[in-house]
RNA sequence: GCGAGUGUAAUCUAGUGGCUAGGAUUCAAGCCCUCCAAGCUUGAAGCCCGGGUUCGAAUCCCGGCACUCGCA
Repeated sequence: GCGAGUGUAAUCUAGUGGCUAGGAUUCAAGCCCUCCAAGCUUGAAGCCCGGGUUCGAAUCCCGGCACUCGCA
């Protein structure tokens, strides 16, 4: 330099055009318990960035950025 893949919460991950974006870990408050741990309930925290298509985009298209892999 060329090509391919991936990007969702502090971390891991599901989601193939119409969801209130789901689950686990984590964190906070409460319940339970003599206390701790465990357990239960509630809450906090999210679509890499910009543009386009569409009535509607995390999802499709284009460009950028980051990471990974292959070729040279």